[in-house]
Context: one part of a larger RNA
């Protein structure tokens, strides 16, 4: 519980596209379906309410008038929503020049680095730690050259720098592909916004089936520290981490802020782009604009911190979600899943 409300108190679903409903731009007619207004039925009595009237009063009885907010028929209005027909361009999409990007797929590749492996030179320690030891090492290590492997992951550039819907993206070079952004208006003509249900993407971890496995490394183990040390430190060191194909579907999936419009002082820096002025030209430059990110701040907002044209302000539309803590994101069922477990989601009881 027709209330208020969601940045940080309980609340925005991780994101996305979409169904079905919800809403929806200007201008003409036109229907009258929603709307508004009038008649006429009809809404039983009682009860109510209001005048009066009857038992000495009252209560309670009766008359009379209202009420019964509805419903039907019919008669009108046509502003606003609606249906139907015609037009318009600012909303949307489109063409047409261009223009930035770790957007995304697969193929090929490059150097650095450590590990390992063979030689070569060389000798006794090398690691390690607060401090040591476990551990390597006379069978030649550490240390250094020179040759080889294999696997990861890309130093500088690098940046409150860029792209994405969101998870997320970073050597290099080509192939295929989304998306933005500005100018220019060409063309379409409201095609539009959201999105219950639905389907897709979805980070690490974790499952599966085959591969790869240098490094690090859950588990293990052992050295240490400790009263003790199932930790923190060290020595190792297995799944994993990496690739293909297929599940999982979760997160401090956070801007802890759902998604579109449109209105509402400025000041700065930065990205990408376009225009005018300037300027012999071209760069630089100034000034306007357009899109992104940031900071700072006014009005207003806010419990306060704060937010503040990238809103947490002022309005409209659509969804999602919240109603003391704990029991619990449990249990029961159901639906997914190989599994782990995921989505939905309470109750007794207690404070």
């Nucleotide at each position: 519980u027709u209330g208020g409300g969601c940045g940080u108190a309980a609340a925005g679903a991780g994101c996305u596209c979409g169904u079905a409903g919800g809403c929806g731009g200007u201008u003409a007619g036109u229907c009258a379906c929603g709307u508004c207004g009038g008649a006429u039925g009809u809404g039983a009595a009682a009860u109510c309410c209001c005048g009066g009237a009857g038992c000495u009063u009252a209560a309670c009885u009766c008359c009379g008038g209202g009420c019964c907010u509805g419903c039907a028929u019919u008669c009108g209005a046509u502003a606003c929503g609606g249906g139907c027909u015609g037009a318009c361009u600012c909303g949307a999409g489109u063409g047409u020049u261009g223009u930035a990007g770790g957007g995304g797929a697969g193929a090929c590749u490059g150097g650095a680095a450590c590990u390992c492996c063979u030689g070569g030179u060389g000798u006794a320690g090398c690691g390690g730690u607060g401090a040591a030891a476990u551990g390597c090492g006379c069978a030649g290590a550490u240390a250094u050259c020179a040759g080889g492997a294999a696997g990861u992951a890309c130093a500088c550039c690098g940046g409150u720098g860029g792209c994405g819907a969101a998870g997320g993206c970073g050597g290099g070079u080509c192939u295929c592909u989304g998306g933005g952004c500005a100018a220019u208006u060409u063309c379409u003509g409201a095609c539009g916004c959201u999105g219950a249900g639905g389907a897709g993407c979805g980070a690490a971890a974790g499952c599966g089936u085959g591969g790869g496995g240098a490094g690090c490394a859950a588990a293990c183990a052992g050295g240490a520290u400790u009263a003790g040390a199932u930790a923190c430190c060290c020595u190792g060191g297995u799944a994993g981490u990496c690739c293909a194909c297929g599940c999982c579907g979760u997160a401090a999936a956070c801007g802890g802020u759902g998604g579109g419009c449109g209105c509402u002082a400025g000041g700065u820096g930065u990205g990408g782009g376009g225009a005018a002025c300037a300027u012999u030209c071209c760069a630089c430059g100034u000034u306007c604009u357009c899109u992104g990110c940031g900071c700072c701040g006014c009005a207003g907002c806010u419990a306060a911190c704060g937010c503040a044209u990238u809103a947490a302000g002022c309005g409209c539309c659509c969804c999602g979600c919240c109603u003391g803590g704990g029991g619990a994101g449990u249990a029961c069922g159901g639906c997914c899943g190989c599994a782990a477990g995921g989505c939905u989601a309470a109750a007794a009881c207690u404070c």
Predicted 3D model of a 351-nucleotide part of an RNA (small-subunit ribosomal RNA, central domain) from an uncultured Actinomycetes bacterium.
Its mean pLDDT, the model's own confidence on a scale to 100, is 90.